[in-house]
RNA sequence: AGAGUUUGAUCAUGGCUCAGGAUGAACGCUGGCGGCAGGCCUAAUACAUGCAAGUCGAACGGGAUCUUGAGUAGCAAUACUUGAGUGAGAGUGGCGCACGGGUGCGUAACACGUAUGCAACCUACCUUUAACUGGUACAUAACAUUUCGAAAGGGGUGCUAAUAUACCAUGUGAUUAUUGAGAGGCAUCUUUUGAUAAUUAAAGAUUAAUUGGUUAAAGCUGGGCAUGCGUCCCAUUAGCUAGUUGGAGAGGUAACGGCUCCCCAAGGCGACGAUGGGUAGGGGUUCUGAGAGGAUGAUCCCCCACACUGGUACUGAGACACGGACCAGACUCCUACGGGAGGCAGCAGUAAGGAAUAUUGGUCAAUGGGCGGAAGCCUGAACCAGCCAUGCCGCGUGCAGGAAGACGGCCCUAUGGGUUGUAAACUGCUUUUGUCAGGGGAUAAACCUAUCUACGUGUAGAUAGCUGAAGGUACCUGAAGAAUAAGGAUCGGCUAACUCCGUGCCAGCAGCCGCGGUAAUACGGAGGGUGCAAGCGUUACUCGGAAUCACUGGGCGUAAAGCGCGCGCAGGCGGCCCCUUAAGUUGGAAGUGAAAUCCUAUGGCUCAACCAUAGAACUGCUUCCAAAACUGGGGGGCUAGAGUCUGGGAGGGGAAGAUGGAAUUAGUGGUGUAGGGGUAAAAUCCGUAGAGAUCACUAGGAAUACCAAAAGCGAAGGCGAUCUUCUGGAACAGUACUGACGCUGAGGCGCGAAAGCGUGGGGAGCAAACAGGAUUAGAUACCCUGGUAGUCCACGCCCUAAACGAUGAAUGUUAGUCGUCGGAUAGCACGUCUAUUCGGUGAUGCAGUUAACACGUUAAACAUUCCGCCUGGGGAGUACGGUCGCAAGAUUAAAACUCAAAGGAAUAGACGGGGACCCGCACAAGUGGUGGAGCAUGUGGUUUAAUUCGAAGAUACGCGAAGAACCUUACCUGGCCUUGACAUUGAUAGAAUCUGCUAGAGAUAGCGGAGUGCCCUUCGGGGAGCUUGAAAACAGGUGCUGCACGGCUGUCGUCAGCUCGUGUCGUGAGAUGUUGGGUUAAGUCCCGCAACGAGCGCAACCCUCGUGAUUAGUUACUAACGGUUCGGCCGAGGACUCUAAUCAGACUGCCUUCGUAAGGAGGAGGAAGGUGAGGACGACGUCAAGUCAUCAUGGCCCUUACGGCCAGGGCGACACACGUGCUACAAUGGGUAGGACAAUGAGACGCAAUACCGCGAGGUGGAGCAAAUCUAUAAACCUACUCUCAGUUCGGAUUGUAGUCUGCAACUCGACUACAUGAAGCUGGAAUCACUAGUAAUCGUAGAUCAGCCAUGCUACGGUGAAUACGUUCCCGGGUCUUGUACUCACCGCCCGUCACACCAUGGGAGUUGAUUUCACCCGAAGCGGGGAAGCUAAACUGGCUACCCUCCACGGUGGAAUCAGCGACUGGGGUGAAGUCGUAACAAGGUAACCAAGGGCGAA
Repeated sequence: AGAGUUUGAUCAUGGCUCAGGAUGAACGCUGGCGGCAGGCCUAAUACAUGCAAGUCGAACGGGAUCUUGAGUAGCAAUACUUGAGUGAGAGUGGCGCACGGGUGCGUAACACGUAUGCAACCUACCUUUAACUGGUACAUAACAUUUCGAAAGGGGUGCUAAUAUACCAUGUGAUUAUUGAGAGGCAUCUUUUGAUAAUUAAAGAUUAAUUGGUUAAAGCUGGGCAUGCGUCCCAUUAGCUAGUUGGAGAGGUAACGGCUCCCCAAGGCGACGAUGGGUAGGGGUUCUGAGAGGAUGAUCCCCCACACUGGUACUGAGACACGGACCAGACUCCUACGGGAGGCAGCAGUAAGGAAUAUUGGUCAAUGGGCGGAAGCCUGAACCAGCCAUGCCGCGUGCAGGAAGACGGCCCUAUGGGUUGUAAACUGCUUUUGUCAGGGGAUAAACCUAUCUACGUGUAGAUAGCUGAAGGUACCUGAAGAAUAAGGAUCGGCUAACUCCGUGCCAGCAGCCGCGGUAAUACGGAGGGUGCAAGCGUUACUCGGAAUCACUGGGCGUAAAGCGCGCGCAGGCGGCCCCUUAAGUUGGAAGUGAAAUCCUAUGGCUCAACCAUAGAACUGCUUCCAAAACUGGGGGGCUAGAGUCUGGGAGGGGAAGAUGGAAUUAGUGGUGUAGGGGUAAAAUCCGUAGAGAUCACUAGGAAUACCAAAAGCGAAGGCGAUCUUCUGGAACAGUACUGACGCUGAGGCGCGAAAGCGUGGGGAGCAAACAGGAUUAGAUACCCUGGUAGUCCACGCCCUAAACGAUGAAUGUUAGUCGUCGGAUAGCACGUCUAUUCGGUGAUGCAGUUAACACGUUAAACAUUCCGCCUGGGGAGUACGGUCGCAAGAUUAAAACUCAAAGGAAUAGACGGGGACCCGCACAAGUGGUGGAGCAUGUGGUUUAAUUCGAAGAUACGCGAAGAACCUUACCUGGCCUUGACAUUGAUAGAAUCUGCUAGAGAUAGCGGAGUGCCCUUCGGGGAGCUUGAAAACAGGUGCUGCACGGCUGUCGUCAGCUCGUGUCGUGAGAUGUUGGGUUAAGUCCCGCAACGAGCGCAACCCUCGUGAUUAGUUACUAACGGUUCGGCCGAGGACUCUAAUCAGACUGCCUUCGUAAGGAGGAGGAAGGUGAGGACGACGUCAAGUCAUCAUGGCCCUUACGGCCAGGGCGACACACGUGCUACAAUGGGUAGGACAAUGAGACGCAAUACCGCGAGGUGGAGCAAAUCUAUAAACCUACUCUCAGUUCGGAUUGUAGUCUGCAACUCGACUACAUGAAGCUGGAAUCACUAGUAAUCGUAGAUCAGCCAUGCUACGGUGAAUACGUUCCCGGGUCUUGUACUCACCGCCCGUCACACCAUGGGAGUUGAUUUCACCCGAAGCGGGGAAGCUAAACUGGCUACCCUCCACGGUGGAAUCAGCGACUGGGGUGAAGUCGUAACAAGGUAACCAAGGGCGAA
């Protein structure tokens, strides 16, 4: 210090999440030791038991018990009396119990903190000073006795003491009253010193020199009161207050005071937040943070409050009292039922609650407290120990060597190895901790006792003695011995750390993003690793990161955010100069800011944690002094801000009134006749009862064409015919005046489009609702015909808009240029001129700003002032509450819950029922088909034991398959084999090889026969190859995954595109280049240009065809010559054709013309002309396209089977549907006869001629040919005859019979032949396909595969040989540019709402339950206060006490009000859910542009 997460990618906005620190923690797993700390955060819930406050005999009466002396009686035991000592328990009295200890309920307050004040106060014990301490007296507890009661506890009678109590004396003094003098000051006053009068004290004890008592003053300590400032949230709490605010008087208090009371006045508090509600002890501090801040208030310290709940006082120096009292209440306990007792928020402990928090321990040794003269006693304060990894700190669990890199594990493996790993074993060393044994100081300078000394009467010193809970301590020494001691988390990114197996959207993980659907580094296990370590993780909470509430330190055009606009009170801010003041400000000084804490230094525990000492700091508050720049206050002046005045102009500014013309509609009348109107097309509608059209007149309402504009005016909303009246504001110019009068503006007030509401008018047109007609699947819409509110006027409401410049107001500063409106000035050339200037309104643009878009003197720039507003999306501008409104509703305005995004700008694509341009048999123009029939073939479906598998829009379907009867064959049934049909290694045996018989459907099994080679040799043997072959490694798989892959292929598409380097632009994604203007078949080329170049594509290079030349002529050819059996047959020729090699040729080269050029158009020549025709050739990529069944291959699966062999069957099934073809439907034809002309290709397991046989398929036979030599009737065509429009002499399916051929074998299931049979079909609906020239159409021929063939298929070959293209509007596909986008899985996209179902939270709700507060009234305990006896009473009195009465008053009761909370039939919307239903609202012109406000309507949008 940052990181992850919105997107295809980017920038910015913005939330969510993480890494760090901390804890009085808890939970899970684990656990060796020590030191220091900490330990009921919940139920201020209830408490058994024990302890936590007593002490003093030197205040008092008295004294049980025990020890002991003496005396008397008695023989003695013993009894009695008396003295001394000891002095329990109880009582009177004194002091203490108000401290210490606990808790945090209450409290938002002078409670706390801080700083002041008390001239308004008190203070026991203690210290200092001064004075005094004399008399007298009455009681009472204890005790004794009696009595009531279960007890607790009382009652009566009698006796007694005091430092208890009362009275008298004295009065230094004090208090009060009256009255002098002086001093000081803060407002009332304070203080010093006099005079007079009144009132008022005391106590004794003992060891006899101490202590106590009284009065007064001062101090210390501790408290009380008052005040300034600070101290949480809510305004959906805005008004509160009658003792309330003040005054005079009185009472009361230690003391001021409405603290209380009577009277008088009507005040007091509040937007600087009163009152009310919620929450909460406050502070020093603690945690975090760079700081500012934020959070916190355990332990320790200070203060406060409380003590079962509520109230009350008493005593006392001090309490309204934790272990005191009284009363009321709740609860618990005892009871003899009549009554009583109690208060752990003291220490332990128990129950309960809870995720959760300890021992019913030891000691007063120390420190401290109470009492006491003291010894001493008491002390759950305290000091210690126990329990707990709760935290912090420290130590240890060994160290060194040791490679055969062991065994084992595990993983991978390329099977070689690697890793765990110097780790272990083993060797040596050490001994902290632990165990055992021994020693063991300090905390003890003290206190106390005794003695002595000094001073001089209670202190100091010395000596001796005594006192330790912790403590069997710490610490030290010794012994043995590696011996006693490692876990938890994590390993996808953030975030350090990786592999295998299992699982298969399951089980599970997860802080966020997200993993898991068969190759998971993310689940579970294992190995290995990483980071911590006696701990490690998780959870909770808090600060940080978060500049994500922004003072430091954010924003508001479009991301959330400027009020619709103005006026303006308070508030905030405010021009120039001078003087003054000193509130703010600055400097200095003083006081305070407790200690502890934090920080620094030093020191002490072996270190550290911890502790001690010192310093610094505590950023604050108060007081004093000083300064006077700035702000503020006071005074004086100024004119630049602001305003007033004058002048001439501009304007749809406003209000009222008056007056026009055009048009629509209606009415009346005329002319006139059949339609009009409306639409994409129609219909509803109007019209022969005369419409529409046209003419004239009349009526009425609303709106004001042209001018009109980036124009004008207004604060905004808004304002548009003309004229008149009234009226507001702004701009300019002028000089005079005022003299800061200003800016902004929470609340407040006013204005505020449209729609809407009320009352009354008005109503032509338009037009929600509504009605009808269309459209449609529907059409509650869009379109049409009608039509009511409304729109208009007056008055009154409403108060909202995408009320927008999505931009608050004001002031100042900061380049220009070009328009336009209003005013003014200057110039001379006097204009429809030019220049300048002020104000408005626009465009472009520099600097600057901005996330970008953009803004840019009219700022979104640079600054200042003030106001408003924002803080993730949804829920929601909703609910509840308040205010306003007649209503509609407006305004103010949440939460639960839910998501990890929502949103902005820009980029690249894709898409659009957006635009522009261009191309293609894309359309159009044509030709021929398909779709109808029969058959062939492929597919689906169905069937089946099996009908093997794959291919699926285009881009599957005569496709893989260029040949399914067996084989093929992968499928099914049955029969068999298990190292296997095949490969490598291989003990053994044999060369190889050939062959017979038997059984069986065959695979197979059994039994034989013939046969012995090659190379080397040391002659033993060895080797190569082949056969056999035990055992085992392994083979094998057309089993799965084409969504793990290679290779190959299809398609977009032979479309013209796809990219890169450098440079430049941009924050960036990206852009530029590649866009633009032309041109081309083409990103082809040219020109221009922040681009310049380059690559893959295009083109060309390659092959074939078309022309020619050269070379070469056999098997091809034959012009001339010769021969001939008349056949280029032969001789011959090399001219021609042809063959097959090499060349030539075509390049917009030439001409004309257009054009800058590229190039285009036309022409000539030429075999060929503008890529001459065809082929091969397929950019970056797309479709997770196709193929694991061509092949190859990862992983998974099978292994007497999912492998292998065999026989038979199946792949050929058949209600049906689709694709591709063939043959037809006939006369441009069929049949018969005759006749003519090709090219490619194939041929020895072959093609086969002549000849003969057969109607024919074919058979017999075999000349020729391994081919330019031999082998094939080319057909359409031509000629002639026939058929004459019909289901035919068309068409040939189907079926029967008989055959031929191939082949082990034609039943399932071959082809062909002959005869016979003679089906559908008469040109094909919607729809749809191919083709632009040697093309379509049509005709035949050949080949591959192949024994044969289901081939009508495929691939080639030639023959004959057209029509049409105006053109690019439209359909389809593609390319380029541009535009919009909420799409990026990219429109087969995205996405909205109702309804149905489930769950969740929430609003309303008749009511109901509870809590709190408050008001009124009633009751009124204890108690203070007042009264008070005829009752009681010792001092006899104007005394005291009491019953009783009164005021106040807790609890309680009744009624009302308010607030909050729980439940609630039913009900409203909201959210979330798997793939439900209905539509299609939005995003593209989203198919009616969308959206905002308002009204009405409708399943929903």
Molecule: small-subunit ribosomal RNA
Organism: uncultured Campylobacterota bacterium